[in-house]
c-di-GMP-I riboswitch aptamer from Thermaerobacter marianensis, 86 nucleotides, folded computationally.
It was read from a public genome assembly, where an Rfam model found it.
Taxonomically the source falls in Thermaerobacter (Bacteria, Bacillati, Bacillota, Eubacteriales).
RNA sequence: GUAUGAGAAAGGCAAAACCAGUGAAAACUGGUGACGCAAAGCUAUGGGUCUAAGGGUUGUAAACCUAUGAUUGCCAAGUUACCGGU
Numbered sequence: 001g002u003a004u005g006a007g008a009a010a011g012g013c014a015a016a017a018c019c020a021g022u023g024a025a026a027a028c029u030g031g032u033g034a035c036g037c038a039a040a041g042c043u044a045u046g047g048g049u050c051u052a053a054g055g056g057u058u059g060u061a062a063a064c065c066u067a068u069g070a071u072u073g074c075c076a077a078g079u080u081a082c083c084g085g086u
Base pairs, nucleotide, nucleotide: 003086004084005083012037013036017032018031019030020029021028022027035073041079042078043077045076046075047074048071049070050069054066055065056064057063058062
């Protein structure tokens, strides 16, 4: 340096749920809390998924379409990084 990930050590992150706040919603932020995670660090670049305020369509009253919204703890890609048996 590369591969690799031990019932190792040190440290890290934090699902669901509940409380408070933000938001049209999806969802996010903080607190409590741990289901899990070796990149569950970072970037919405490609695909997927969620939402549909605004906009559009229609038989005019509701439905449908649409991301410029969201998700990296859905997958891929890019990028940076701790520790060590092997």